This is a predicted structure of a 475-nucleotide part of an RNA (small-subunit ribosomal RNA, 3' major domain) from a metagenome. Its Rfam family is "Bacterial small subunit ribosomal RNA". RNAcentral holds the full RNA, with entries from SILVA. The prediction has a mean pLDDT of 83.

Context: one part of a larger RNA
RNA sequence: UGACGGGGGUCCGCACAAGCGGUGGAGCAUGUGGCUUAAUUCGAUGAUACGCGAGGAACCUUACCUGGGCUCGAAUGGUACCGGAAUCUUCCAGAAAUGGUUGAGUCUUCGGACCGGUAUCAAGGUGCUGCAUGGCUGUCGUCAGCUCGUGCCGUGAGGUGUUGGGUUAAGUCCCGCAACGAGCGCAACCCUUAUCUUUAGUUGCCAGCACAUUAUGGUGGGGACUCUAAAGAGACUGCCUGCGCAAGCAGAGAGGAAGGAGGGGACGACGUCAAGUCAUCAUGGCCCUUACGCCCAGGGCUACACACGUGCUACAAUGGUGCAUACAGAGGGUCGCGACACAGCAAUGUGAAGCCAAUCUCAAAAAGUGCAUCUCGGUUCGGAUUGAGGUCUGCAACUCGACCUCAUGAAGUUGGAAUCGCUAGUAAUCGCAUAUCAGCAAUGAUGCGGUGAAUACGUUCCCGGACCUUGUACA
Numbered sequence: 001u002g003a004c005g006g007g008g009g010u011c012c013g014c015a016c017a018a019g020c021g022g023u024g025g026a027g028c029a030u031g032u033g034g035c036u037u038a039a040u041u042c043g044a045u046g047a048u049a050c051g052c053g054a055g056g057a058a059c060c061u062u063a064c065c066u067g068g069g070c071u072c073g074a075a076u077g078g079u080a081c082c083g084g085a086a087u088c089u090u091c092c093a094g095a096a097a098u099g100g101u102u103g104a105g106u107c108u109u110c111g112g113a114c115c116g117g118u119a120u121c122a123a124g125g126u127g128c129u130g131c132a133u134g135g136c137u138g139u140c141g142u143c144a145g146c147u148c149g150u151g152c153c154g155u156g157a158g159g160u161g162u163u164g165g166g167u168u169a170a171g172u173c174c175c176g177c178a179a180c181g182a183g184c185g186c187a188a189c190c191c192u193u194a195u196c197u198u199u200a201g202u203u204g205c206c207a208g209c210a211c212a213u214u215a216u217g218g219u220g221g222g223g224a225c226u227c228u229a230a231a232g233a234g235a236c237u238g239c240c241u242g243c244g245c246a247a248g249c250a251g252a253g254a255g256g257a258a259g260g261a262g263g264g265g266a267c268g269a270c271g272u273c274a275a276g277u278c279a280u281c282a283u284g285g286c287c288c289u290u291a292c293g294c295c296c297a298g299g300g301c302u303a304c305a306c307a308c309g310u311g312c313u314a315c316a317a318u319g320g321u322g323c324a325u326a327c328a329g330a331g332g333g334u335c336g337c338g339a340c341a342c343a344g345c346a347a348u349g350u351g352a353a354g355c356c357a358a359u360c361u362c363a364a365a366a367a368g369u370g371c372a373u374c375u376c377g378g379u380u381c382g383g384a385u386u387g388a389g390g391u392c393u394g395c396a397a398c399u400c401g402a403c404c405u406c407a408u409g410a411a412g413u414u415g416g417a418a419u420c421g422c423u424a425g426u427a428a429u430c431g432c433a434u435a436u437c438a439g440c441a442a443u444g445a446u447g448c449g450g451u452g453a454a455u456a457c458g459u460u461c462c463c464g465g466a467c468c469u470u471g472u473a474c475a
Base pairs, nucleotide, nucleotide: 001475002474003472004471005470007469008468009467010466011465012464013463015459016458019422020421021420022419023418026313027312028311029310030309031308032307033306034304042053043052064299065298066297067296068295069294070293076122077121078120079119080118081117082116083115084114087104088103091100092099093098107112124288125287127286128285129284133282134281135277136276137275138273140271145184146183147182148181149180150179151160152159153158164175165174166173190265191264192263193262195233196232197231198230199229200228201227205222206221209220210219211218236259239253240251241250242249243248302441315415319374320373321372322371323370324369325368331362332361333360336355337354340351341350342349343348381412386407387406388405389404390403391402392401428451429450430449431448432447433446434445
């Protein structure tokens, strides 16, 4: 000087407390461990692994296994030589890769382009080392810290500044001070949302004036309104009162759409964990080179005495079912979205208008509301499991897809010890969309809106952190 203390002081955080809802019990989905296997590819492992890499494992992917093949090699470039236009195609063997074979074609400026072969130079490796590395990332932590120059103090390591008194979300600001200044962080500058103004008015809107219709901004027209999208305004403790030297704090104060950081996002200092990643990529070293490289078929990654994590659905009446009916936002669409009509109980099929979309379409929002029914039962709760029949995608749904219909109708009556999330448009609850994608194992992830709470006395205690101080046989 740090680190540590079941030392002290001050302070903060859904850290506790106060509340609300869960997990832990059940069934299923998914990831992991383990076990099994020819293989169940590899990585991630307290917090900071476990719906994680994977934003789509039937083939492909694919890295694994079994078997069949290739050896300048699956890809790309250079040089030399040889042959042939390129290209399309028949048949045979085979699981395919591959091997054999038939026919068509016959470029040209004669240089060559393009293709194949031989030789050769560069191959190739998801093999090892993340403890050789770059880059990227997690975490402490959006915590308020981490440092430097000059000066001063100390023999020196170092100290001072950065401590002290206040204040703040903040090393934020003020006052004081052997310090005076500065940098990286904080904040602001950026995006979005809440209000208003101006500009603009189509594909959006429709107040007023007309037209038309069973009806509808459907039409003429209009820019008022909503909205769209560009430019501005607006919030600064600016004003008032009280407290205070000041910074600032308090106020159910005024004004204002918004008030003291208005809400949300992006943004992550010096560093820590030899944290993670050589399997995104790049890369040193090591290793393989008729194989640890490459091609193909089939299988596996989907196995199953078990254990754990994360979820979904429930156990019901604030509910289930049937009929009727209302209101979003944000997205996607031409190898696409598909209105509408018809067929089918349905998944879906057939035909087909419009739309490269503020125009057409996916599209039905759901919880909600109205009426009816069920009456506390393992039930009209719950839907696992299984049987049968179908639909769709795709060369192909056996291993191993999703969906529909009929039948079947398991566990489960609110969950031990323990444990998690959340402070407001939040929790809870309800649906919608998208990426990936032929299809889909999505209950996941990322967004979007609808309905919409309770509680916070307080900081003694648990956990984590910041500053000052003290002890130390630790570095």